[in-house]
Context: one part of a larger RNA
């Protein structure tokens, strides 16, 4: 001197843009972080609308009684069928537990483990896999049993079952058909890189499909290409100890098998005896790798927060299941420990997701607003979900930028310090004059970001911005003055009390201690401690 996720003292006006548990991958109360299709299906409610059949019966009112004003008034009420309740059924609209299809393998958090083909570079797969997207070929014919939901009936404190019985589908499973495609078997051209590979024609055998609708669509199957995402494989690089020197039994290799999407001691049998190691094995330490940062003139050196790419984890430890993809954060089974509920028989969890809380700490934020934008996940679409994200809240933690006033102003005032008592200095500094309006206040106007489809749609936010009003009014400290180092006296102290990065001060005049005036750097900061270079 530079840098910093920092802390700490002492002060602290504004904005922009970034940043923010580095310690206990300790434990976690709440709420939220992944669900979505009714245009795959059967059912359930609610509404409405038409029909049905049940009940109830309004207006009118006929023949009949009476009265007497002889065409009126009362009574009674066959008939009538409004409405109204309410059975079933049909349509339509909403909702929706369940079946079912897609997504919950991405996003999103953390560094605990890993010294490894994890990670970086360069290569390989004649040893491979891939939903959902794009292209192109060819297809969709015709059956079947069933089971949830739902009834009923039983268990259980709960959690959640179990037994009957009924029922649909894009949900399960036979048949058929096979351009292609799988598997055997031989055969031919080309080829190459050991095992091979390609194409091309034969036999024999094997596997498909599903429908929905608002008529525009959307969707199955099969098979080839492609992007894309993945898997394995190999050269080369990756920290310390030799006070760790011999390690290794599936261990090294073969051959057959088993298993993978594949190749393999991946895993088995049964042969051999091998493998690695001072060019540093084993073993102990220590560590997520990189892109980058940080400093350095560079060579190097140090580091891996934020952001982007790989990998590893998801209480702790094994396990698989489904699925194109997991051995799977917010799936599922098993053991531990730990918390809670229990009727004691038995159950339920899993913040290293966003907030939040305890804890541990020198130390790190709200239990906010929104899906408007970008993206993602169901959908035909509306749209729904989205603590990703976008915003806003907080903390001078950082780095940028403004401000805290300009110009004039000597009676060089008061005051304070000093002082040889004449005076020097704080000092144009104030005060006073003219002025200006950056921030702030305080009123009006008010955005872009909004496009994709005409229209409509904005968390931020009445916020940036603009315009007017007011008035110097609200806005400066820390640190240091003995040399290194820029900046000097007085007084208190009297090797005390105290400074101190080093040199070294401090024992009666201390420019070195503590206060004061003055100086000097820095500046919304300074100063000090950590730590790299």
């Nucleotide at each position: 001197g530079g840098a910093u996720g920092a802390a700490c003292g002492c002060u602290g006006g504004c904005g922009g843009c970034g940043u923010g548990c580095u310690u206990a991958a300790c434990a976690c109360a709440u709420g939220c972080a992944a669900g979505u299709c009714g245009a795959a299906c059967g059912g359930g409610g609610u509404c409405a609308u038409g029909a049905u059949g049940u009940g109830u019966g309004a207006a009118g009112g006929a023949g009949c009684c009476a009265g007497c004003u002889u065409g009126c008034u009362g009574g009674g009420g066959a008939c009538g069928g409004a409405g109204c309740u309410u059975u079933u059924c049909a349509u339509g609209a909403c909702c929706u537990a369940g079946u079912g299809g897609c997504g919950g393998a991405c996003g999103g958090g953390u560094g605990a483990g890993u010294a490894a083909c994890g990670c970086g570079u360069g290569g390989g797969u004649a040893a491979c896999c891939u939903g959902c997207c794009a292209u192109g070929u060819a297809c969709a014919g015709g059956g079947g049993g069933a089971u949830a939901a739902c009834a009923g009936c039983c268990g259980g404190a709960a959690a959640c079952g179990g037994c009957u019985g009924c029922u649909a589908a894009u949900a399960c499973c036979g048949c058929a058909u096979a351009a292609g495609c799988g598997c055997a078997c031989g055969g031919a051209u080309a080829c190459g890189c050991a095992u091979g590979u390609a194409u091309c024609a034969g036999u024999g055998u094997g596997a498909a499909a599903a429908g929905c609708c608002u008529c525009g669509a959307c969707g199955g199957u099969a098979c080839a290409u492609g992007a894309u995402g993945g898997a394995c494989c190999c050269g080369c690089g990756u920290c310390c100890g030799a006070u760790u020197a011999g390690c290794c039994a599936g261990u090294u290799g073969g051959c057959g098998g088993g298993g993978u999407a594949a190749c393999g001691g991946c895993c088995c049998a049964c042969c051999a005896a091998g493998g690695c190691g001072a060019c540093g094995a084993u073993c102990a330490g220590u560590a997520g790798c990189c892109g980058g940062a940080c400093u350095g003139a560079g060579a190097g050196g140090u580091u891996g927060a934020u952001c982007g790419g790989c990998c590893a984890c998801a209480u702790u430890g094994g396990g698989a299941u489904u699925g194109a993809g997991a051995c799977a954060c917010g799936g599922c089974c098993c053991a531990g420990a730990c918390u809670c509920c229990u009727a004691c028989g038995g159950g339920a969890g899993g913040c290293a997701g966003c907030a939040g809380u305890g804890g541990g700490g020198g130390a790190u934020a709200u239990u906010g607003c929104a899906c408007a934008a970008u993206g993602g996940g169901g959908g035909a679409a509306a749209c729904c979900c989205u603590g990703a994200u976008g915003c806003a809240g907080c903390g001078a933690c950082g780095c940028c930028g403004c401000g805290u006033g300009a110009g004039g102003g000597a009676a060089g005032a008061c005051g304070g310090u000093u002082u040889u008592c004449g005076g020097a200095u704080u000092g144009u500094a104030a005060a006073c004059c003219u002025c200006u309006g950056u921030c702030u206040u305080c009123a009006g106007g008010g955005a872009c970001g909004a496009a994709a489809u005409c229209a409509a749609u904005g968390a931020c936010g009445g916020u940036a911005c603009c315009u007017g009003a007011g008035g110097a009014g609200g806005a400066a400290g820390c640190c240091a003055c003995g040399g290194c180092u820029a900046a000097c006296u007085a007084c208190g102290u009297g090797c005390c009390a105290g400074c101190a990065g080093c040199c070294g001060c401090g024992g009666u005049a201390a420019u070195a201690c503590g206060u004061a005036g003055g100086u000097g750097g820095c500046a919304a900061g300074c100063g000090u401690u950590g730590u790299c270079c």
Record summary: RNAcentral holds the full RNA, with entries from ENA, Greengenes and SILVA. A computed fold for a 533-nucleotide part of an RNA from an uncultured bacterium, annotated as small-subunit ribosomal RNA, 5' domain. Model confidence (mean pLDDT): 84 of 100. Rfam family: Bacterial small subunit ribosomal RNA.